A computed fold for a 76-nucleotide RNA from a Planctomycetota bacterium, annotated as transfer RNA.
Taxonomically the source falls in Planctomycetota (Bacteria, Pseudomonadati).
The coordinates come from a structure-prediction model, not an experiment, and the mean pLDDT is 83.
Its Rfam family is "tRNA". The family's RNA type in Rfam is transfer RNA.
RNA sequence: AGGGGCGUAGCUCAACUGGCAGAGCACCGGUUUCCAAAACCGGCGGUUGGGGGUUCGACUCCCUUCGCCCCUGCCA
Numbered sequence: 001a002g003g004g005g006c007g008u009a010g011c012u013c014a015a016c017u018g019g020c021a022g023a024g025c026a027c028c029g030g031u032u033u034c035c036a037a038a039a040c041c042g043g044c045g046g047u048u049g050g051g052g053g054u055u056c057g058a059c060u061c062c063c064u065u066c067g068c069c070c071c072u073g074c075c076a
Stems, first nucleotide, its partner, number of pairs: 001072007010025004019056001027043005049065005
């Protein structure tokens, strides 16, 4: 340099291939307990890496850019 994959909640990952962004864990509150843990109930939490475009509508499609990983190649 060329090609491919990934980026979504604090963490690990979903989202039917365009139609209301979710789960588990963590965190907070409660029940329970002598206290705590565990269990159960409830709650909080998002610029879907950034920017732009297409569309009635974008995590999803297109362009650009940033970061990480893999493959091929060039120079030294």